[in-house]
């Protein structure tokens, strides 16, 4: 320098165009003498920046930051 791969909620993770899952934490209430655990609700995100298209996390481009292999 070149090629590839990752970048989504506080964490961890899935999603190949239309509706951002699920667990963990966290906040409220139910339980319960208190607590845990159970249950039942609830707020929270797509790495910047363009572009295509009725609609973009998802498809292209450029960037970045990690990883990895080549030189």
């Nucleotide at each position: 320098g070149c090629a590839g791969g990752u970048g989504u909620g506080g964490c961890a993770g899935a999603g190949u165009a239309g509706c951002u899952a699920u667990g963990c934490a966290g906040c409220g209430g139910c339980c319960u003498g208190c607590a845990a655990a159970g249950c039942c609700g609830u707020g929270g995100a797509c790495c910047a920046g363009g572009g295509u298209g009725c609609a973009a996390a998802u498809c292209c481009c450029u960037g970045u930051a990690c990883c990895u292999g080549c030189u």